RNA sequence: AACUUAUCAAGAGUGGCUGAGAGACUGGCUCUGUGACGCCCGGCAACCUGUUCAUCUACAAGGUGCUAAUUCCAGACAGAUGAGUA
Repeated sequence: AACUUAUCAAGAGUGGCUGAGAGACUGGCUCUGUGACGCCCGGCAACCUGUUCAUCUACAAGGUGCUAAUUCCAGACAGAUGAGUA
């Protein structure tokens, strides 16, 4: 990279460094030197995992993930993430 499947209206920063773009794509609409994106720290708890349990639930935060706006809105044979398969 491919295929299958589930989810995408909940939740999460008055922190540090850096310094100009960012929100996948197209159109819109937004965020942004009152500091974006990124990195670190912190945090959250959807999936897996662990403990508990008959089940439901609850807890933990180990593997991923996430941490402006309903996947920001509309569109598409769209995208993202988890788990699984070969």
Molecule: SAM riboswitch aptamer (S box leader)